[in-house]
Context: one part of a larger RNA
Order: sequence, then C1' cells, then structure tokens
RNA sequence: CUGGGUGUAAAGGGAGCGCAGGCGGGCGAUCAAGUUGGAAGUGAAAUCCAUGGGCUCAACCCAUGAACUGCUUUCAAAACUGGUCGUCUUGAGUAGUGCAGAGGUAGGCGGAAUUCCCGGUGUAGCGGUGGAAUGCGUAGAUAUCAGGAGGAACACCAGUGGCGAAGGCGGCGUUCUGGACUGUAACUGACGCUGAGGCUCGAAAGCGUGGGGAGCGAACAGGAUUAGAUACCCUGGUAGUCCACGCCGUAAACGAUGAAUGCUAGGUGUAGGAGGUAUCGACCCCUUCUGUGCCGGAGUUAACGCAAUAAGCAUUCCGCCUGGGGAGUACGGCCGCAAGGCUGAAACUC
Repeated sequence: CUGGGUGUAAAGGGAGCGCAGGCGGGCGAUCAAGUUGGAAGUGAAAUCCAUGGGCUCAACCCAUGAACUGCUUUCAAAACUGGUCGUCUUGAGUAGUGCAGAGGUAGGCGGAAUUCCCGGUGUAGCGGUGGAAUGCGUAGAUAUCAGGAGGAACACCAGUGGCGAAGGCGGCGUUCUGGACUGUAACUGACGCUGAGGCUCGAAAGCGUGGGGAGCGAACAGGAUUAGAUACCCUGGUAGUCCACGCCGUAAACGAUGAAUGCUAGGUGUAGGAGGUAUCGACCCCUUCUGUGCCGGAGUUAACGCAAUAAGCAUUCCGCCUGGGGAGUACGGCCGCAAGGCUGAAACUC
C1' cells in the first nucleotide's frame, strides 16, 4: 500500500463544537485542470519475453522482433469529476404559530424523618444478634409529650414515563437561559455531511484553600464468629459524603453497537404535537409527524441474536484491530500540586 474486520471472539474515540482536509442536491452555459482518443519526440545499451541461430547439449553467447505499461509536446472530444457564471427549491437554515418536558443557572420557600439540646410524664432496663457481647442507662436511659438547633435528602405522584450531546437531571414557586417537536410555506438559496490536530464538557473516588458536618461511613478501635478472621455480623468512629472557588480527566463513561443520509413486509403498546369525522366540548374512531418499548418476516449472522431506533441493502467521513503472556509495563515526551493520566515498545516465552 492492498485486503479483511470492529454487539458478545482483537477492535467504536466518554461526549460535543469545530479549523484544515475528504465527500457533497436539480437545471443551463462556458473553460478544459483531471479524464478519453489521434499524432510526434523521447523512453541508452545490457537484462526480461518471443522467434531464429552458434559452442556435441546446457549454462553461456549472437541476431531480429516485441516490450520498456512512463514522460514531454501538439491536435481534438466535452459524458463524468473539477473551475467560473447564471438559475431553482426538495437538503440546510431564518421568521412568525402552537406545544410537552426531573434540560441548565442563580437566589428563595416548605413538610416528613434521623440526630442533638432544654423541659414535662415515667421506671429499669434499652440496644443489638443466628445466638451473644462490646455499647447506652438510677448522675434517670429506652418509651412518650411540648419547645428549640442544625445538616442532608426530597416518600406518595412515578410510569421498559419525560428531558439532555454524553456525564447526567426528581419537593414547591421565582429569575436568567439552551434544545426538541408541530404546523404555515413568508424569507435565504446548497449556506450541507464528516472531522486528523485543536477547544469545551465530562459519574464516582481523589487533591488544594476556606466553610459546613444531621445521617451514613473507607481508615481505625472494640465485641463476636473462627483452627486463624488483618473479613462477612455487631457497637462506636476519622477522612469523605454537603457548599464556594480551583484542579484531576478516569469508568462495565455500555446499547459493550462512531456520526450523517437514502432505501427495504407487518403486528401491538406508550409519550408529545398536528389534522379529519362527529353535536361547542370530552370520550370514542381514522390519518399523519416526532420520540420511546415489545414481537416478528425478508435479509443478515459462526451462533446467540439483530430486524425501519438494523447487527438488512447502499453512500460519505472519522476512530480503532492484526495470536496469548510480558504490558497498558519500561524508556522518552507532554500534562498534573500529588495521586496519577495520555502517548506507548522490546528482549524473553507459549
């Protein structure tokens, strides 16, 4: 380089935005860079190949031809790719019409519960387990009532429900704000798709500074269990979990399935719109768009399965794979406060 792959065998980048690059809708005109055809020049000789010949054969050698698939110049063609110009609306976008939603941000409010504090009632236990013990309690606990403090999370609604690019998002109302969908067809007129680098976002844990700390709870301590028990069970409990700002940049970051477009039987749920029928409306019925499930045919697959939300049939662009171990290690580089991350071998061995 070519080829084959990437749901589960090795392999889809955690996600988005986007420069370069690659690819790109309909019609007409034009140019002739790519492309195609003709001609000319060149493409040394030897080698290779074909034919014939010379050494007794062969290797070897000689002759002729073909070839040297290329390059340059020139003439011509205009279908396709490309350039330029004009034009179109179906791709894409804008506007205005409706509409659903835990989408994001900031500040505010609420009730239940746990814990703690103060007080009342009240008395000997409470708690915990397989059974116990550590622990708490006559300095009055547990239970119960009233009051107060504080932090965190928001029962029911709640749903293979919704929203978001992914991570993720759930009490209530307010502020600012992103996106989707529906339908009108007024406007722009290919403005598009993808996207190496790059930039931004990115659960949990962890880190820095300052706050906060109810519950839970790595580490740690004690009690049990056990042959032992650095565990599972129990009683405690520090970081942390929470907030602000700044880092980290990972994950079974999963649909283990990159993004975009077009095409290809059906059936049945569900969420949000739009339209029609009907009697203003609701229910019901029908159609359609968008999303989200299940089943299933063709097709596909090694099988499992997938099956209009494809793993089917095609096209464009990107990432990645190439036997197991060594190893996501070493070395170097870049990033980070650190922890570590990214990039990423070889010897050797089976």